[in-house]
RNA sequence: AGCCGAUAAGAGCAAAGCCAAAGUAAUUUGGUGACGCAAAGCCACGGGUCCUCACUUGUUUAACAAUCAAGCGGAUCGCCGGGUUGCCGAA
Numbered sequence: 001a002g003c004c005g006a007u008a009a010g011a012g013c014a015a016a017g018c019c020a021a022a023g024u025a026a027u028u029u030g031g032u033g034a035c036g037c038a039a040a041g042c043c044a045c046g047g048g049u050c051c052u053c054a055c056u057u058g059u060u061u062a063a064c065a066a067u068c069a070a071g072c073g074g075a076u077c078g079c080c081g082g083g084u085u086g087c088c089g090a091a
Base pairs, nucleotide, nucleotide: 004089005088012037013036017032018031019030020029021028022027035078041084042083043082045081046080047079048076049075050074051073055071056070057069058068
């Protein structure tokens, strides 16, 4: 240094719930709170899942509207994979 991950040491993050705010929504941010996490640090690159006000196309209708599907767009890294950075040092 690499791999690896201990009843080690010093740290770290923060689920659900509740309060406030933003957003059409998924969800996010702050506070509180700890379910847990060896990357539960970061990145939407691949897959999965979730949302979709408006706009476009189709469906449908006598026509309009609504519904449904797809697109565009968005979310999730604490769903998985991948990339990247990092604390410590037993076996």